[in-house]
RNA sequence: UGGGGAUUGGUGUAACGGUAGCACUACGGUUUCUGGUUCCGUCAGUCCAAGUUCAAAUCUUGGAUCCCCAG
Numbered sequence: 001u002g003g004g005g006a007u008u009g010g011u012g013u014a015a016c017g018g019u020a021g022c023a024c025u026a027c028g029g030u031u032u033c034u035g036g037u038u039c040c041g042u043c044a045g046u047c048c049a050a051g052u053u054c055a056a057a058u059c060u061u062g063g064a065u066c067c068c069c070a071g
Base pairs, nucleotide, nucleotide: 001070002069003068004067005066006065007064010024011023012022013021018054026042027041028040029039047063048062049061050060051059
């Protein structure tokens, strides 16, 4: 420098253009003599900026970070 891939709550991982789910963690409660386990509930997310669309995590363009390949 060229090509390809990844980016979604604190962590991991889903989601045909049509309500962003699940698990773990955290927090509150239940249970227990205490802790753990169990059960119930709560909080929290689409890498950034534009565009297309009635509607974008998803499509398009530009950018950021990381990984791989070639030179």
Model confidence (mean pLDDT): 81 of 100. Transfer RNA from a Phycisphaerales bacterium, 71 nucleotides, folded computationally. Rfam family: tRNA. RNAcentral holds the sequence, with entries from ENA. The source organism's lineage runs through Bacteria, Pseudomonadati, Planctomycetota, Phycisphaerae and Phycisphaerales. RNAcentral records the identical sequence in 4 taxa.